C1' cells in the first nucleotide's frame, strides 16, 4: 500500500430493519445496620462522523475517521 474485521453508558458487553437501546461492574439517593461491609429497593447514563437504500437503519450500502489482524 492490498486485502479482512470492528467501533453501543464511565469500563465490559447484547441487541430478526419496527426494542422504552438490555444486562454486568461501576457511580448516585434510599432501605437495612450502633457503623462500616454484605444484602436488598430505585435512579442517571449510550449507537464514531457524513451520506444514501427503506414507511422505518444501531442494524444494509457508500466515503470517511480510529483501532486490531494478515500480506507485501
Nucleotide at each position: 500500500g492490498g486485502c479482512c474485521u470492528c467501533a453501543u453508558c464511565g469500563u465490559c458487553u447484547a441487541a430478526c430493519g419496527g426494542u422504552u437501546a438490555g444486562g454486568a461492574c461501576a457511580g448516585a439517593u434510599c432501605c437495612c445496620u450502633c457503623u462500616c461491609a454484605c444484602g436488598g429497593a430505585u435512579c442517571a447514563a449510550a449507537u464514531c462522523g457524513g451520506g444514501g437504500u427503506u414507511c422505518g437503519a444501531u442494524u444494509c450500502c457508500c466515503c470517511g475517521u480510529g483501532a486490531g489482524g494478515u500480506c507485501a